[in-house]
c-di-GMP-I riboswitch aptamer from a Desulfobacteraceae bacterium, 91 nucleotides, folded computationally. Of the family's consensus pairs, 95% are formed in the model. Model confidence (mean pLDDT): 77 of 100.

């Protein structure tokens, strides 16, 4: 350098939950805490999923209540792909 990730070793990273905390939300973000990951590091590129503040459409004979759509929001890297980097081991 390539492949692999079964072993070992040093280790690393935190779900769900709790309190605080930023947000219209989804969800972040910090402390406690471990479900678990060999990239659960890092990048919204592609797709999938969640969120709908704003604005518009449709429908209703008229109000109002609730649902529905588009467009514009924005998340989720621990949901799959895809770039980029990295420890140790073995061959």
């Nucleotide at each position: 350098g390539u492949u692999a990730g079964c072993u070992a070793a040093g280790g690393g990273c935190a779900a769900a939950c709790c309190a605080c905390u930023c947000g219209a939300a989804a969800g972040u973000g910090u402390g406690g805490g471990a479900c678990g990951c060999a990239a659960a590091a890092c990048c919204g590129c592609u797709g999938g999923c969640c969120u709908g503040g704003a604005u518009c459409c449709g429908g209703a004979a008229g109000u109002g209540a609730g649902a529905g759509g588009a467009u514009u929001u924005g998340g989720u890297a621990g949901c799959a792909g895809g770039g980029u980097u990295g420890c140790c081991u073995a061959a």
NCBI's taxonomy places the organism under Bacteria, Pseudomonadati, Thermodesulfobacteriota, Desulfobacterales, Desulfobacteraceae.